[in-house]
RNA sequence: GGUCUGGUAGCCAAGCGGUAAGGCAAGGGUCUGCAAAACCCUCAUCGCGGGUUCGAAUCCCACCCAGACCU
Numbered sequence: 001g002g003u004c005u006g007g008u009a010g011c012c013a014a015g016c017g018g019u020a021a022g023g024c025a026a027g028g029g030u031c032u033g034c035a036a037a038a039c040c041c042u043c044a045u046c047g048c049g050g051g052u053u054c055g056a057a058u059c060c061c062a063c064c065c066a067g068a069c070c071u
Base pairs, nucleotide, nucleotide: 001070002069003068004067005066006065007064010024011023012022018054026042027041028040029039030038047063049061050060051059
């Protein structure tokens, strides 16, 4: 330098054009004599900037970051 894969909440992770599941953690609540456990609730401008579209995490382009391979 080239090719490919990936970047989604504090962490892991699903999604494949129609307003983002789940688990752990954290906070609040119920319960309890106090706790623990259990149950309920809350928490994401989807790496960044453009484009296409009625509508983009999703498709296209460029850039940034990480990894693998080639040279």
A computed fold for a 71-nucleotide RNA from a Patescibacteria group bacterium, annotated as transfer RNA. It matches the Rfam family "tRNA". Rfam links the family to the GO term triplet codon-amino acid adaptor activity. Rfam classes the family as a transfer RNA.